[in-house]
Molecule: transfer RNA
Organism: Candidatus Woesearchaeota archaeon
RNA sequence: GGGUUCGUGGUCUAGCGGUUAUGACAUCACCCUCACACGGUGGAGGUCGUGAGUUCAAAUCUCACCGGACCCA
Numbered sequence: 001g002g003g004u005u006c007g008u009g010g011u012c013u014a015g016c017g018g019u020u021a022u023g024a025c026a027u028c029a030c031c032c033u034c035a036c037a038c039g040g041u042g043g044a045g046g047u048c049g050u051g052a053g054u055u056c057a058a059a060u061c062u063c064a065c066c067g068g069a070c071c072c073a
Base pairs, nucleotide, nucleotide: 001072002071003070004069005068006067007066010025011024012023018056027043028042029041030040031039049065050064051063052062053061
């Protein structure tokens, strides 16, 4: 330099172009307990890597760029 693939809360992850972006772990509050752990209920936390385009409508499709992994040279 060329190609393939990936990028979604703190971490991991689901998500046919169409109502509020899913769940687990973690975290916070409460319940439970003499207490801790386990368990139960609830909350907070995402500008879906960045920008542009297509569309009535984009996390999803297209392009460029940024970053990671792998392959070729």